[in-house]
This is a predicted structure of a 351-nucleotide part of an RNA (small-subunit ribosomal RNA, central domain) from an uncultured bacterium. It matches the Rfam family "Bacterial small subunit ribosomal RNA". Its mean pLDDT, the model's own confidence on a scale to 100, is 87.

Context: one part of a larger RNA
Formats: sequence, C1' cells, structure tokens
RNA sequence: UUGGGCGUAAAGCGGGUGUAGGCGGCCUUAUAAGUCAGAUGUGAAAGCCCAGGGCUUAACCCUGGAAGUGCAUUUGAUACUGUUAGGCUUGAGUGUGGUAGAGGCUACUGGAAUUGUUGGUGUAGUGGGUGAAAUACGUAGAUAUCAACAGGAAUACCGGAGGCGAAGGCGGGUAGCUGGACCAACACUGACGCUGAGACCCGAAAGCGUGGGGAUCAAACAGGAUUAGAUACCCUGGUAGUCCACGCCGUAAACGAUGGAUACUUGUUGUUAGUGGUAUUGACCCCACUAGUGACGAAGCUAACGCGUUAAGUAUCCCGCCUGGGGAGUACGGUCGCAAGAUUAAAACUC
Repeated sequence: UUGGGCGUAAAGCGGGUGUAGGCGGCCUUAUAAGUCAGAUGUGAAAGCCCAGGGCUUAACCCUGGAAGUGCAUUUGAUACUGUUAGGCUUGAGUGUGGUAGAGGCUACUGGAAUUGUUGGUGUAGUGGGUGAAAUACGUAGAUAUCAACAGGAAUACCGGAGGCGAAGGCGGGUAGCUGGACCAACACUGACGCUGAGACCCGAAAGCGUGGGGAUCAAACAGGAUUAGAUACCCUGGUAGUCCACGCCGUAAACGAUGGAUACUUGUUGUUAGUGGUAUUGACCCCACUAGUGACGAAGCUAACGCGUUAAGUAUCCCGCCUGGGGAGUACGGUCGCAAGAUUAAAACUC
C1' cells in the first nucleotide's frame, strides 16, 4: 500500500459560512459516453499450458494446438450511471398566523454589599488574624455604630439534571436595533439538496499595544509564621492584571474526550415549548402528536466499562484524522505574529 480503525487503547479539525470536488428524490422522452453482448482485425518469436515426436532416459530440442486480462473497428441491448428534453411533490426553501428564550449589539437605569472620605456617638485593644501566634492597624481616637458623600465591579432571592446559542459562551431592570429556533393550517417555488480540500469568519482565560478606569480580588514582590530547610501551603500587606474603548494573539481536559447529513429499528418515566382531542363556567387532570432536554432500559453493538430512536445499533454519502514507545508536537525550512509564541512538521539515535 491493500486493509483495519478513531467515547476511555494511536486517532473527530475548538466552531461555523462556503468555493472546487465527491455524492444525490419520483415519473416519462431521447441519446448510447460509462456498462453489457456478438463479429472482425490485432495481440511477433521464444516461454507457460495441452497433444504428438527426436536424442538409450531425463534435462534439452522439434511439430501442432490452445490460451493471451488488453487495444481498435463494427453491429446490437438500454435495466442502472451519465447527458438531453419535459413533468411531479414527499427532500429543501418562501409566504401567513402564533409561541418560548441569560441568543447578540447599543444606550439609560435600580437596589444590596465591599472599600474609601467627611461628620456624630463612643473608648482602649471583648479590635484584627490563626491550629496557636506574630507582622500589620489603633490614644494623631481605631474596631463598633448612625448619617451623608465618592467610586468601581458584580447582579442575592426567582434559579431548575430549566432556557438560548454553531461553538466559545450568555443571568438585576427598561428601551431601541437585530440573528436563529419551534408549532399549526393552508398557499407557493419545484431537487433549488448533503458534505466540504483550499479560503474566509467567529473563537474562554491568560498575554501584548495605545488610551482610560481602578472598588474588590490578586500572579510578582515585601513582611509575619510553620519547618531541619519552606524561594510553598496559613496570615498581614500589595503591583501588573481583573473593568472599558480600539487593535492584536488564536490557544484550552475549546469534552459528550463521541465530525456532519439522511433513513430504519421494542419500550417505561421526568421536564421545556407548542398544537389537537376529551372534559369543564374556566384552569387543571386525562389522551394523542411535533420539536428539544434528562433518567432507566428490548434487540443489537462493545475487549470490557458501557452505548442503547439525542446510538457507541442497522445502512448510505462526504470531510478530518490514526498506523509501536521515546527522541518530539521538538529541530530545520516556510507561513502568521509587535512580542510571547502559534501553525505546518521530520531525522539520526534508542528500547
């Protein structure tokens, strides 16, 4: 390579949009490129295979036959694939009416709490902190308590294995702008679809650049403890940072460690959104359906654990990835980046 695989053994790109490409619903028509059948030509000789023969046999040699995946021409077949023309509605989409939602962006705004400042009450460590302490704070009046003010950040309860989003992620309130999903009944378009190498876009935290902001917390750092030591765990402080705007970075156990789409395959039970039926004064209850999200489990699968209509079951299509451990996600080179670094990605050697 052929294969066999990818939840946990090596292996699903962090996620999306989408180009090329690959693959693609039902019916009819034409064509005959693929496909299938026949014929003709060609497919050198030798060799292989078969039959016969010659060297005393064999090896070897001679004669004849067969075979020769293939190629070309030609005559046909038309189920399937392709192409052509026309049609269809179930895939996909559009319209109409509803529904739920921390989906996104912008502006404004509320209360609780922490901290600080000012003023009042009040007085000595019943403060602070710990396993116990000490550093630190306090007679220049602390801690505590009352009132006012300042400022930043986060939004108790509701809150839920609840919801929304492609993922990252999203949680006080109000308004504006805006994306998507679901349900119901009809109408319309008529395969417009699926996947997706490159490409482009989004992408937690930390980090970087410029300018703001700075309450809390807090890498680094300082001090106090602990200890044999203690560059830690504990304590007192504390700067970047944490927040905002704009621009970079592009990585995470970016996890369901499970790529996307479609179809099929017993069930039970919860929950979210909606619809229909039954019932009712009405809302529940009850029954059924659709879409999501959980638990348990038939068959089946799995090395086992477990998965099990939200499959890791049964199948098809497309993409990505794996191929013993270490060396190494490293070196070199390329690309990207302000940098940090990211990405692509070996070999020697060794077991």